Predicted 3D model of a 471-nucleotide part of an RNA (small-subunit ribosomal RNA, 3' major domain) from an uncultured bacterium.
Context: one part of a larger RNA
RNA sequence: UGACGGGGGCCCGCACAAGCGGAGGAACAUGUGGUUUAAUUCGAUGAUACGCGAGGAACCUUACCCGGGCUUGAAAUGCAGAUGAUCGAAGUGGAGACACUUUUUCCAGCGAUGGCGUCUGUGUAGGUGCUGCAUGGUUGUCGUCAGCUCGUGCCGUGAGGUGUCGGCUUAAGUGCCAUAACGAGCGCAACCCUCAUUACUAGUUACCGUCAGGUCUAGCUGGGGACUCUAGUGAGACUGCCGGCGUAAGCUGUGAGGAAGGUGGGGAUGACGUCAAAUCAGCACGGCCCUUAUGUCCGGGGCGACACACGUGUUACAAUGGGGAGUACAGCGGGAAGCUACCUGGCGACAGGAUGCCAAUCCUUUAAAACUCUUCUCAGUUCGGAUCGGAGUCUGCAACUCGACUUCGUGAAGCUGGAUUCGCUAGUAAUCGCGCAUCAGCCACGGCGCGGUGAAUACGUUCCCGGGCCU
Numbered sequence: 001u002g003a004c005g006g007g008g009g010c011c012c013g014c015a016c017a018a019g020c021g022g023a024g025g026a027a028c029a030u031g032u033g034g035u036u037u038a039a040u041u042c043g044a045u046g047a048u049a050c051g052c053g054a055g056g057a058a059c060c061u062u063a064c065c066c067g068g069g070c071u072u073g074a075a076a077u078g079c080a081g082a083u084g085a086u087c088g089a090a091g092u093g094g095a096g097a098c099a100c101u102u103u104u105u106c107c108a109g110c111g112a113u114g115g116c117g118u119c120u121g122u123g124u125a126g127g128u129g130c131u132g133c134a135u136g137g138u139u140g141u142c143g144u145c146a147g148c149u150c151g152u153g154c155c156g157u158g159a160g161g162u163g164u165c166g167g168c169u170u171a172a173g174u175g176c177c178a179u180a181a182c183g184a185g186c187g188c189a190a191c192c193c194u195c196a197u198u199a200c201u202a203g204u205u206a207c208c209g210u211c212a213g214g215u216c217u218a219g220c221u222g223g224g225g226a227c228u229c230u231a232g233u234g235a236g237a238c239u240g241c242c243g244g245c246g247u248a249a250g251c252u253g254u255g256a257g258g259a260a261g262g263u264g265g266g267g268a269u270g271a272c273g274u275c276a277a278a279u280c281a282g283c284a285c286g287g288c289c290c291u292u293a294u295g296u297c298c299g300g301g302g303c304g305a306c307a308c309a310c311g312u313g314u315u316a317c318a319a320u321g322g323g324g325a326g327u328a329c330a331g332c333g334g335g336a337a338g339c340u341a342c343c344u345g346g347c348g349a350c351a352g353g354a355u356g357c358c359a360a361u362c363c364u365u366u367a368a369a370a371c372u373c374u375u376c377u378c379a380g381u382u383c384g385g386a387u388c389g390g391a392g393u394c395u396g397c398a399a400c401u402c403g404a405c406u407u408c409g410u411g412a413a414g415c416u417g418g419a420u421u422c423g424c425u426a427g428u429a430a431u432c433g434c435g436c437a438u439c440a441g442c443c444a445c446g447g448c449g450c451g452g453u454g455a456a457u458a459c460g461u462u463c464c465c466g467g468g469c470c471u
Base pairs, nucleotide, nucleotide: 007471008470009469010468011467012466013465015461016460019424020423021422022421023420026315027314028313029312030311031310032309033308034306035305042053043052064301065300066299067298068297069296070295077123078122079121080120081119082118083117084116088103089102090101091100092099093098106115107114108113126290127289129288130287131286135284136283137279138278139277140275142273147186148185149184150183151182152181153162154161155160166177167176168175192267193266194265195264197235198234199233200232201231202230203229207224208223211222212221213220238261241255242253243252244251245250304443317417321376322375323374324373325372326371327370333364334363335362338357339356342353343352344351345350383414388409389408390407391406392405393404394403430453431452432451433450434449435448436447
């Protein structure tokens, strides 16, 4: 000077408390450990690994295993020499990669020569091989916590201190006052995006109040520029005004006005540093190692195994519910090897036709919870749907290992879960569906978004956890 203390003081955070809903028990999905295996490729391991890299493992991917090939090599490039083949087409063999056979015999130029290739030799290539404790770059975390420093001055022999402390205040080292300090920088805040109000400008593919036409249905048509909406430019919120408290900063008020009130809600933004934290398998790169193999091509298998253990989820255990019938209301998005209206066939997954749309025009697109009527009447059930058997559909060379979906049958555990533990303070939790990326298809119950319905509680800071300041 730091760090630490079951030392002290002050303060904060879903940290506790007050509440609501979960996990831990069941089945399944998924990741991990372990075990097994020819291989179950590799990495990530308290918080900060474990639905993580992976935003798509049947082949490919693929790095692993077995087997079969190649060796200037799958791809790149320099030099030297030889050469006109290679490619293509056909055939044979083969699991395929590929091998062999037949056929064809490059282009420009009069020419010298040049180009395009093949073969041979050589310099080299190649490596998801090792080292993240040699590194760059990027990332997690403390933590969006309020801190971390510098210049000059002053103090101290010096390490250092002061400033940055003290009082008040703030979400904040945010400000005010005080002050041997005076200033400054990186952070805070603001500037950026978005949502909430509104004015103007602009009206097509959006809109339809007024006028006219029209309908089995309809902004459907003429028309309109009002409204909604779209998307550009502005306005608006600043403790600005009022009351109370205070020296001030500021605090406070079921105060006014206002769409919005004290950081208006959300996002982006992450200081100096910490963990020799993570990544050599995204990429780059030093060193080391392999070079007829640790490179490379192909077929098949594996990454999907299964006594078990853990994490994260989905579905449930039912009546605030299950089944049947009818009726209503979204938003974000996506679409050409695509989204598909509509018609026909099929119980259905879907198939066959057919039409519009490169999309504010057409399609995806009937949202579901909800509401109305009805049935079941507390039971392992009309709850629950695992598992298994049969028959099918689709994608794709190909669904045995190892896809999803449909339909008929089957109908397991499970009657609210021990110790313990997680999330959340408002359009939040809870609950309900919809869309997208990846993608032929899909193991998505995951991830990222979107809207619908919509709570309870916070006395308070003694205690648990983490953090900040002073001592």